[in-house]
RNA sequence: GCGCGUGUAGCUCAGCUGGUAAGAGCGCAGGUCUUAUAAACCUGAGGUCGUGGGUUCGAGUCCCACCUCGCGCA
Numbered sequence: 001g002c003g004c005g006u007g008u009a010g011c012u013c014a015g016c017u018g019g020u021a022a023g024a025g026c027g028c029a030g031g032u033c034u035u036a037u038a039a040a041c042c043u044g045a046g047g048u049c050g051u052g053g054g055u056u057c058g059a060g061u062c063c064c065a066c067c068u069c070g071c072g073c074a
Stems, first nucleotide, its partner, number of pairs: 001073005007067001010026004019057001028044005050066005
């Protein structure tokens, strides 16, 4: 340099063919329980969906450019 893949909550990831109000587990905060902690159960907070454009009535999802990380080829 070229090709392919990846980027969604603090972490690991789902998100099917574009259409619900973006989710799960762990973690975090509060509560119940306990002498107290842990465990268990209940509740809650937390997201410009890498960045910028485009298509569309509508984009996490499609298209383009750039950036991050990974793999391969030279």
Molecule: transfer RNA
Organism: Minisyncoccota bacterium